[in-house]
C1' cells in the first nucleotide's frame, strides 16, 4: 500500500473498444468578484525593433589640464561682481597604461553527441585574482598616443609633420627551472616515473611611497576553475541493411597547455554493423515535476548544475581564460543615414513597441541590504539584486455578521385548491459584536557597520569591545481610538453514471449532449421560473498529461470457436540444457569505504497571529565505483557416469518415394455384320444425332486416362499427399538384445528444401470430363442454375509459380496426473484364454481446465525450454516503397477518414419453400350458395351549401343504427338569444304560479300587447330585471385514461413456491413412453407440490319418480249437445311448475404394467348423450373521448342555445352482405291438416257487415296456460308441357288504402295495367358433419308509420367423410438462424433522382 461505473443483447456470460468519476497545469475562455500573505507571468515569430538604461574603474602607474571649484595675478568698477591669465591645489574630459570586460544577465536555434548523467582515469595538461615556502627586484635603450601645427571628408572617420612620459616596449647581467647528452640509485601501471650528479644551450623583473608598506619576477606546493580520455545509461523509423579512403592501424614529422589522423608524407588493408552500423525524423541534458499502490508513464516552465547560442555563415586577434551577447575582420540578408562619393546597426540584457497568437506585466524606485568590477581607501559603476506597480494565474488565510425572534405576515412558487405545503427563523423587529471598512493618532524590524574616536589584547601587523553617518521600500507592516451591520456572493448543476424536482413555454422546431441518449402536445434531459444540490471569491468550459486501462500485461494478458500457431521440414546465429566429484569466483549474496552538489520529497523541530511560505537537523537518494569475504545456484576449467540422444545386430510393417514392365473393366473412335425409325435429353421441352441407316446389338482393331469389389473410426508419410499387379533402387518407423559412444541434446530469428488445385513457359499427348464460347430452355430479364455441343486445361517430360477452410481452424520438445471399451504393428505367452508390455490409431469419462460449447495421458490439465503471432470494427491485406516472378501475382505492409460498437458461446422466443407427432368443415368426400341478372342495404369514390361523425385484412362494409319525412341530427342555409335550453349561489321587483284564451307581426322560434281564472299566503314556489362565480360544447386527443368489446380461441395452454442443475440469462417441474376433446389420465423421471385455464359444479333439452292440479288434461263414472272437457267429477294420462333420480367405462369379453382402448349386455340415453352460459397468462399503442365516465388542451354575443327549410336518400362508377329469380322436385287454381316461441290496455282484437283488395264500420273477450294474434311448405285434385313461358317480377302509368301537423324532395300497402334483366353464372370463393345443411312459414324488439336486416321459434328433413400428401390456422418436441419492431425480419449488389 491496489474501489469502480455507463455503453453491443429481448435477456445472459465472455472478449473487446469507447466514455465518465480523481489528480495536475507557466494555461486560455465565459460569468462573477471584498481583503491580505507567498509564489508565478511570450509555451506562438532564435520575428523585426523607435527610445532610455544594462561595464566600468584606478590621478596611490603616466604625460597632462578640455571642464568645475579653490587660491593667486591682472583689467574694468566705489563696491558687490564680471572678464582675462595662472597646474599652485582639490580634482579631472579625452589620451597612454593596469585590472575587469570570458563574470553576472538572456534564450533553447543547433545538437542523438563523451552534449548530458553517473563512476573512473590523465605516469598526457593549463589555471588571472587568493594562500604558503624560497630567492631576486642590477644596468641600459629606442619609440608612441594625447597636446600642438597642417590637411581631407556631408558624415563616420582619417592622413601628414613635429614634441613627450610611464608599472607601455626592448636589450644586457644573474638565478632557480626547463631542454638535450652521459653516469649512479630507487620505484612500478604497458607505453614509463622519481631521486642524485656532470656538461652544453636558452630564457626574469617595475616601479610608487606618507618609509609603515603596496607592487614586480622566478621556482615549488596548495586551493579553485577548466581541458582531455574511458565504462555504463540516454527518443522514434528496418517501407533506412549495408557504411567507411584520413577511412582503420603503424612509423616519422608538424601542431597543441596537453593526448590523439588533430594535420601531413610513407607503409599495411583494415574499421563499424541485426547486441541495429549508415541514413531519415524529432529533441538541449540532468537535479527534479505531475501521476501512479508500486513497477511504470508523461514532462523538463519557475529555482539549481552542465551544455549550446548571441541577425545568418565563416575566421582569427588580444588574453590566465573567448574563437568573445552590449570586441575586431570577411561574406550574406534586412533596416537606417547620405551632399550618392560613402557610412551606421544587431534587445535570445531591463523596461518598452509592432507583428504573430486563445494568451503572458511598468519605457517605475534604489544601490538601504546581499553579491560583483575597479580602487589603499573614500568611493564610482552595477535593469545582478532588493523593492514597488499590473494580472484571482496558482497555493494559503480572513471576511461578507452573531443571538433571540411565528400572526410561520405579505409576496413568489406548487398542490388532491373553503385548505395545505415551500422559500422560512429566512425577513421585519429586539439585543450584541466590530475582524474588515472609513476617519484620527502613534509607528517599526530590516542597520551589520565604513571613515574616524576611545578602550583592551598587543606592540611590524592585526583582532576584539564600545561610540559613531547611512532606509529605496514607507508613514508601509503593526498598535490604538472613534463610528456603524455598517462596505462585501457568486458560479455550475439537478434523466442514468452523479449529490439535487416541480410548474409553465416549445412541439424531431428551437435547442441539449462527456457516453448512453433527450425533443414528433402532458419533456424531472430544450428555454424560463420556483425550489434543491455542490463548491465558494471563486465557479464552470476548453486544451494537455498521468490514472482508472491487468487496454502492451517485468510486477501483470493472451492465441480450438472472440484478434492471434508460421503450410511443412532441415538447419545457422541465438536462447535453454541430464547426473557424481573437484578447482576458480565472472554473475549472485553479505560486510566495509568513497561518491550519489544544494534546493526539492519524507520525518522531527523552529520563525512569520495561523497556514501557504521560510528555516535548523535527520532520514532518504533503491545508483555507480572500490575493497574484504561466502560458494548453494548459474557460469568457466578438469575428471567421471548412463537414464537423454545416437550407433550396431536380429526381427517386423505399410495406398512411403523414384524408375521400368504388365493387366482387365469402362468410355470413345474405326471397319464389317444384323436391324428399323426413331434416338437422346428434361420438371416439361427444345437445340442436337438419325432413312446418306442413327440408337440398340455382334465381331475385330485402335487410343488415352483412371484403377470397381477388397475398403474399414484401417495403414504410411514432416506436411502437401499416397490405392490394379510386378521388378529394381532408395528412405522411414516399430519391436527385441541392452552390445558400442558417453550429453553428442531441445528449440530455432534469418537461410535452404519440400509444398494440393488452378495458372505460366517449351515440347509431346489428347479417350473422358470440361472454364471460355455457341445454341436450346427457364425467366419480368437470366451474361446463371437445367439440356445439346465444345476449346484451353485435365495426362507426360523439363522449368517456373509458392498460394488454400495448406484445418485438429489446436507450433515443437520433455516430464507428471483415476478408470473403462475397441483397433493396427511388434514382444512375452500360446488354451480360440490373458487385468502383461512398447509404439500407433479411435470411443467414453475422474481430477483439473474453460466464457461456454467443450478438452480431458493423442489435453484446451499441471510444469519447463525455445520459436511464431495478437491488441476495437471498417478503411485493408488496400495504397506507396522495396524484394521475388515471364506474366498472373506473391511477400512485406501503412495512413487520412469514419463508427460505438464489431465479435464469441450459450438462453428464451419468433421464423424456415427444416424434420417428427397431432388437431380443426383446414383439405379431401358431399350438399347448398356467392362471383353473372334485377332489386334491397352498407362502403369506397365522385358530387354537393351540406351530402354530420365513427368503423377499414382476417377481426370495417344489413357495422355503431332494436328502424334519418319533422323530431332524431351531431351537417348546411337563413332567422333569432347571450348567466343562457339545463344546475347551484346573490340582490331587487312582481304577481299566486301552473294554466286557459285572444290580437299584431313572422316561415317558425320569437318579438310586442291584451284578457280569463283564482285555493292559500310575511315566506316558499314561480315570473321578470340585473352582477358575477359559472353553465354549455356530438370541439381535439382511444397514442393520456377508466369501463366495455373484438381477435388469436373454448386453442390447451400460462405460471408459482420449495428443491435441484447452470457463473448467468435460464432450465427442471411442463420433457420422455403411452393415452385423451383436453398440461385428460397413467407410467417413468431431481423433482415434490400448488395456482389460473381443461373438466365438473349452473341453465335448457332427452327418461323416470314424487309433490301440486288452474286458466291446462279427460282414462274410468254420471249428465248433456248439432258439435265441442260442455257440465258434475276425477288426479290416472298429456302438460305446466317444483324437488329428486338416472350414466359411473359401474358390469362382461379381449388387450394393456397402468391409464385407457375395442366390442357387448342392459338402458330413454353410452363413453364429455345434444345445446347454452362460462373465454387462462397474454397479443394486436386492435375498437370506442359520438353511449356513459374522465386527465389535459381549445371555444365562451360562440366551436353554446332555439327555430324554419334543406341534407344524411345526392350518382358515371367499384366492392361487400342479402332478397327474388331464371322454373316442372315447378307455377297457378281449388280443397284440406298439423306447430313452437312470443306479444298484447294511448294494446291485441274475435264474430258480423261493407269493399276485388289494402282497409273501413262496429265491437264480444282478454290486464292473459282462459281472449286475441297464428302457420307455410307438406298432402289431395285439376291445369300448364319447356316457351323468355300461366317462369320471373324490375320498371312505369292510373286509381286507391293506412300512419302521421305534414308522405314533393323522402314512407309502407292495395287493385288494375305495363312485363325489364335473367335460361344456373369466368378466374375464383363461402357456410355446413345431424335434427345439421337445405327448404317452409311464424313471432319479437325498435316503432305513429316504415325490414329482403337483426334476434328468436318451430315444420319438413338429406348427402358425404377413403384419408391427412397438399392449401389455411393451431398445439407439442426437435433442428438451423447474421431475425428480437421478431420473415410484412434482416440484408448484398445495381440503377435513377436529390
Nucleotide at each position: 500500500u491496489u474501489a469502480g461505473a455507463g455503453u453491443u443483447u429481448g435477456a445472459u456470460c465472455c472478449u473487446g473498444g469507447c466514455u465518465c468519476a480523481g489528480g495536475a497545469u507557466g494555461a486560455a475562455c465565459g460569468c462573477u468578484a471584498g481583503c491580505g500573505g507567498c509564489a508565478g507571468g511570450c509555451u506562438u515569430a532564435a520575428c523585426a525593433c523607435a527610445u532610455g538604461c544594462a561595464a566600468g574603474u584606478c590621478g596611490a602607474g603616466g604625460g597632462g589640464c578640455a571642464u568645475c571649484g579653490c587660491g593667486g595675478u591682472g583689467u574694468a568698477g566705489c563696491a558687490a561682481u564680471a572678464c582675462a591669465c595662472u597646474g599652485g591645489c582639490g580634482g579631472c574630459g579625452a589620451c597612454c597604461g593596469g585590472c575587469g570586460a570570458a563574470a553576472g544577465g538572456g534564450u533553447g536555434c543547433g545538437u542523438a553527441a563523451c552534449a548530458c548523467g553517473u563512476g573512473a582515469g590523465c605516469a598526457a595538461c593549463a589555471u588571472u585574482c587568493c594562500c604558503g615556502u624560497a630567492u631576486c627586484u642590477g644596468g641600459g635603450a629606442g619609440a608612441u598616443a594625447a597636446c600642438c601645427g597642417g590637411u581631407g571628408g556631408a558624415a563616420a572617420c582619417g592622413c601628414c609633420g613635429a614634441c613627450u612620459a610611464a608599472c607601455a616596449u626592448c636589450c644586457c647581467a644573474u638565478a632557480a627551472c626547463a631542454a638535450c647528452a652521459g653516469g649512479g640509485g630507487g620505484g612500478a601501471c604497458a607505453u614509463c616515473c622519481c631521486c642524485u650528479u656532470u656538461g652544453u644551450u636558452u630564457g626574469a623583473a617595475a616601479a610608487c611611497u606618507c618609509c609603515g608598506g603596496u607592487g614586480g619576477a622566478u621556482a615549488c606546493g596548495g586551493a579553485u576553475u577548466g581541458g582531455c580520455u574511458c565504462g555504463c545509461g540516454u527518443c522514434c523509423c528496418a517501407u533506412u541493411a549495408g557504411c567507411u579512403a584520413g577511412u582503420u592501424g603503424g612509423c616519422g614529422u608538424g601542431g597543441u597547455a596537453a593526448c590523439g589522423g588533430c594535420a601531413c608524407a610513407c607503409c599495411a588493408a583494415g574499421g563499424c554493423g541485426a547486441c541495429g552500423a549508415u541514413g531519415g525524423g524529432u529533441a538541449g541534458g540532468g537535479g527534479u515535476u505531475c501521476u501512479g499502490a508500486g513497477a511504470g508513464g508523461a514532462a523538463g516552465g519557475u529555482c539549481c548544475c552542465c551544455c549550446a547560442c548571441a541577425u545568418u555563415g565563416g575566421a582569427a586577434c588580444u588574453g590566465a581564460g573567448a574563437c568573445a551577447c552590449g570586441g575586431u575582420c570577411c561574406a550574406a540578408a534586412c533596416u537606417c543615414c547620405u551632399a550618392c562619393g560613402g557610412g551606421a546597426g544587431g534587445c535570445a540584457g531591463c523596461a518598452g513597441u509592432g507583428a504573430g497568437g486563445a494568451a503572458u506585466a511598468u519605457u517605475g524606485g534604489u544601490c538601504a541590504a546581499u553579491g560583483g568590477a575597479c580602487g589603499g581607501a573614500a568611493g564610482u559603476c552595477u535593469g545582478a539584486a532588493c523593492c514597488a506597480g499590473c494580472c484571482a494565474u496558482g497555493c494559503c488565510g480572513c471576511g461578507u455578521g452573531c443571538a433571540g425572534g411565528a400572526a410561520u405576515a405579505a409576496g413568489g412558487c406548487c398542490c388532491u385548491a373553503u385548505g395545505g405545503g415551500u422559500c422560512g427563523u429566512a425577513a421585519a423587529c429586539u439585543g450584541c459584536u466590530u475582524u474588515u471598512g472609513u476617519g484620527g493618532u502613534g509607528g517599526a524590524g530590516c542597520a551589520a557597520u565604513a571613515a574616524g574616536g576611545c578602550g583592551c589584547a598587543c606592540g611590524u601587523g592585526u583582532g576584539c569591545g564600545u561610540c559613531g553617518a547611512u532606509g529605496a521600500g514607507a508613514g508601509u507592516a503593526c498598535a490604538u481610538c472613534a463610528c456603524g451591520a455598517a462596505u462585501a456572493a457568486g458560479c455550475a448543476u439537478c434523466g442514468g453514471c452523479u449529490a439535487a424536482c416541480u410548474c409553465c413555454g416549445u412541439g424531431c422546431c428551437a435547442g441539449c449532449a462527456g457516453c448512453c441518449g433527450c425533443g414528433g402536445u402532458a419533456a424531472u434531459a430544450c428555454g424560463g421560473a420556483g425550489g434543491a444540490u455542490g463548491c465558494a471569491a471563486g465557479c464552470g468550459u476548453u486544451a494537455u498529461c498521468c490514472g482508472g486501462a491487468u487496454u502492451u500485461a517485468u510486477u501483470g494478458g493472451g492465441u480450438u470457436u472472440a484478434a492471434a500457431g508460421g503450410g511443412u521440414g532441415c538447419g545457422u546465429a541465438g536462447g535453454c540444457u541430464g547426473u557424481g566429484c573437484u578447482g576458480c569466483a565472472a554473475g549472485u549474496c553479505a560486510g566495509u569505504g568513497g561518491u550519489g552538489a544544494a534546493a526539492g520529497c519524507c520525518c522531527c523541530g523552529g520563525g512569520c497571529c495561523u497556514a501557504a511560505c521560510c528555516u535548523g537537523g535527520g532520514a532518504a537518494c533503491u545508483g555507480c565505483c572500490a575493497u574484504u569475504g561466502a560458494u548453494a545456484c548459474u557460469g568457466c576449467g578438469g575428471u567421471g557416469c548412463u537414464g537423454g540422444a545416437a550407433u550396431a545386430c536380429g526381427g517386423a510393417u505399410g495406398c512411403c518415394g523414384u524408375g521400368g514392365g504388365a493387366g482387365g473393366a469402362a468410355u470413345g473412335a474405326g471397319u464389317a455384320g444384323u436391324g428399323u425409325a426413331g434416338c437422346g435429353g428434361u420438371g416439361a421441352a427444345a437445340u442436337g444425332c438419325a432413312u446418306a441407316g442413327a440408337u440398340a446389338u455382334u465381331a475385330c482393331u485402335c487410343a488415352g486416362a483412371a484403377c470397381a469389389c477388397c475398403g474399414a473410426u484401417u495403414g504410411c508419410g514432416a506436411a502437401g499427399g499416397c490405392a490394379u499387379c510386378u521388378c529394381a533402387c532408395g528412405a522411414a518407423u516399430c519391436c527385441g538384445u541392452c552390445a558400442u559412444u558417453g550429453a553428442c541434446g531441445c528449440u530455432g530469428a534469418g537461410g535452404c528444401a519440400c509444398g494440393a488445385a488452378a495458372g505460366c513457359g517449351u515440347g509431346g499427348g489428347g479417350a473422358u470430363c470440361a472454364a471460355a464460347c455457341a445454341g436450346g430452355a427457364u425467366u419480368a430479364g437470366a451474361u446463371a442454375c437445367c439440356c445439346u455441343g465444345g476449346u484451353a486445361g485435365u495426362c507426360c517430360a523439363c522449368g517456373c509459380a509458392g498460394u488454400a477452410a495448406a484445418c485438429g481452424a489446436u507450433g515443437a520438445u520433455a516430464a507428471c496426473u483415476a478408470a473403462c471399451c475397441g483397433u493396427c504393428g511388434g514382444c512375452g505367452a500360446u488354451a480360440g484364454a490373458c487385468a502383461g508390455u512398447c509404439g500407433g490409431u479411435g470411443g467414453c469419462c475422474a481430477a483439473g481446465c474453460g466464457a461456454a460449447a467443450g478438452c480431458g495421458a493423442u489435453a484446451a490439465g499441471u510444469u519447463a525450454u525455445c520459436c511464431a503471432c495478437c491488441u476495437g470494427g471498417g478503411g485493408a491485406g488496400u495504397a506507396c516503397g522495396u524484394u521475388c516472378g515471364c506474366a498472373a501475382g506473391a511477400a512485406u505492409g501503412a495512413a487520412a477518414c469514419u463508427c460505438a460498437a464489431a465479435g464469441g458461446a450459450a438462453u428464451u422466443g419468433a421464423c424456415g419453400g427444416g424434420g417428427g407427432c397431432c388437431c380443426g368443415c383446414a383439405c379431401a368426400a358431399g350438399c347448398a350458395g356467392c362471383g353473372g341478372a334485377g332489386c334491397a342495404u352498407g362502403u369506397g369514390g365522385c358530387u354537393u351549401a351540406a351530402u354530420u361523425c365513427g368503423a377499414u385484412g382476417c377481426a370495417a362494409c344489413g357495422c355503431g343504427a332494436a328502424g334519418a319525412a319533422c323530431c332524431u341530427u351531431a351537417c348546411c342555409u337563413g332567422g333569432a338569444u347571450u348567466u343562457g335550453a339545463c344546475a347551484u349561489c346573490g340582490u331587487c321587483g312582481g304577481c299566486a304560479a301552473u294554466g286557459c284564451c285572444c290580437u299584431a307581426u313572422g316561415a317558425a322560434a320569437g318579438u310586442a300587447g291584451g284578457g280569463c281564472g283564482g285555493a292559500g299566503g310575511u315566506u316558499a314556489c314561480c315570473c321578470g330585471a340585473u352582477a358575477g362565480a359559472c353553465a354549455g360544447g356530438u370541439g381535439c386527443u382511444g397514442c393520456a385514461u377508466g369501463g366495455c368489446u373484438g381477435u388469436c380461441g373454448u386453442c390447451a395452454g400460462u405460471u408459482c413456491g420449495u428443491g435441484c442443475c447452470g457463473u448467468g440469462a435460464g432450465g427442471u417441474g411442463u420433457u420422455u413412453g403411452g393415452u385423451u376433446a383436453a398440461g385428460u389420465c397413467c407410467a417413468c423421471c431431481a423433482a415434490c407440490g400448488a395456482a389460473c385455464g381443461c373438466a365438473a359444479c349452473c341453465c335448457c333439452u332427452u327418461u323416470g319418480a314424487u309433490g301440486u292440479g288452474u286458466u291446462g288434461c279427460c282414462a274410468u263414472c254420471a249428465g248433456g249437445u248439432a258439435a265441442u272437457g260442455c257440465u258434475g267429477g276425477g288426479a290416472a294420462c298429456u302438460c305446466g311448475c317444483a324437488u329428486c333420480a338416472u350414466a359411473c367405462u359401474g358390469c362382461c369379453u379381449g388387450u394393456u404394467u397402468a391409464c385407457g382402448c375395442a366390442g357387448g349386455a342392459g338402458g330413454a340415453a353410452g363413453g364429455u348423450g345434444g345445446g347454452g352460459a362460462u373465454g387462462a397468462c397474454g397479443u394486436c399503442a386492435a375498437g370506442u373521448c359520438a353511449g356513459u365516465a374522465u386527465g389535459g388542451c381549445c371555444c365562451u354575443u360562440a366551436c353554446a342555445u332555439c327555430c324554419a327549410g334543406g341534407g344524411c336518400u345526392g350518382c358515371a362508377c367499384a366492392c361487400g352482405u342479402g332478397c327474388u329469380a331464371c322454373a316442372a322436385u315447378g307455377g297457378c287454381a281449388a280443397g284440406u291438416a298439423c306447430a313452437g316461441a312470443g306479444a298484447g290496455a294511448u294494446g291485441c282484437a274475435a264474430u258480423a257487415c261493407c269493399g276485388u283488395g289494402a282497409g273501413g264500420u262496429g265491437g264480444a273477450g282478454c290486464u292473459a296456460a282462459a281472449c286475441u294474434u297464428c302457420a307455410a311448405a307438406a298432402c289431395u285434385u285439376g291445369u300448364c308441357u319447356c316457351a323468355g313461358u300461366u317462369c320471373g317480377g324490375a320498371u312505369u302509368g292510373u286509381a286507391g288504402g293506412c300512419u302521421g301537423a305534414a308522405a314533393c324532395u323522402c314512407g309502407c300497402c292495395u287493385a288494375c295495367a305495363u312485363g325489364a334483366a335473367g335460361c344456373u353464372g369466368g378466374a375464383g370463393u363461402u357456410a355446413c358433419u345431424a335434427g345439421u345443411a337445405a327448404u317452409c312459414g311464424c313471432g319479437a324488439a325498435u316503432c305513429a308509420g316504415c325490414a329482403u336486416g337483426u334476434c328468436g321459434c318451430g315444420g319438413u328433413g338429406a348427402a358425404u367423410a377413403c384419408g391427412u400428401u397438399c392449401c389455411c390456422g393451431g398445439g407439442c418436441c426437435u433442428u438451423g438462424u447474421a431475425c428480437a419492431c421478431a420473415c410484412c425480419g434482416c440484408c448484398g449488389g445495381u440503377c435513377a433522382a436529390g
Annotation: The RNA shown here (small-subunit ribosomal RNA) has 1394 nucleotides and comes from an uncultured bacterium. The prediction has a mean pLDDT of 83. Rfam family: Bacterial small subunit ribosomal RNA. Gene Ontology terms of the family: ribosome and structural constituent of ribosome. RNAcentral holds the sequence, with entries from ENA and SILVA.